[in-house]
Order: sequence, then C1' cells, then structure tokens
RNA sequence: AAAUGUACACCGCAAAACCGGGGAAAUCCGGCGACGCAAAGGCAGGAGGCUAAGGGGCGCAAGCUCUAUGCUCGUCCGCCCGCCAGA
Repeated sequence: AAAUGUACACCGCAAAACCGGGGAAAUCCGGCGACGCAAAGGCAGGAGGCUAAGGGGCGCAAGCUCUAUGCUCGUCCGCCCGCCAGA
C1' cells in the first nucleotide's frame, strides 16, 4: 500500500410508524424513534426501481396511455474520499 472484516478502540449513520413542513407525485427536510449498516460517507456516470407536473397520443367528456428534464447511492455497479487492525 492492497485485499480482508470473526474481534478491539474512537466516532458515527438511522428503516418503519407517528408529528410538523416543502412538493403535482415519487420523495425530501426537521422532530421523535432504532429495523438495520464497516462505508447506510460523497457523486445520478451505467443498469434497475418509483413518480408523471409539463409535453405527446386517444377520447364528446370523465379519463386512459406514453414520456424524466423529477426522485432513489438503505437496489447493484463504477468513480472519489475515510476509521479501527491481525484479534
């Protein structure tokens, strides 16, 4: 230095539910709360997933349908950065 993670040290993160707020929604932020996490730290670059405001198509209409420029890194890959240390 790389790989590895059964142990140790120090420090962390925080699912669901509930409450408040933003948003068309997905979902995000704050509070509360711990299901879990050795990258559950950062980046939507690739794949997947979610939503469909706007736009397109169909329709007399109600509505249906396609679409990401929206979202998800706690789905995976990739890139960047980081703690412990041979138990």

About this RNA: A computed fold for an 87-nucleotide RNA, annotated as c-di-GMP-I riboswitch aptamer. The coordinates come from a structure-prediction model, not an experiment, and the mean pLDDT is 89. The sequence was found by an Rfam model in a public genome assembly.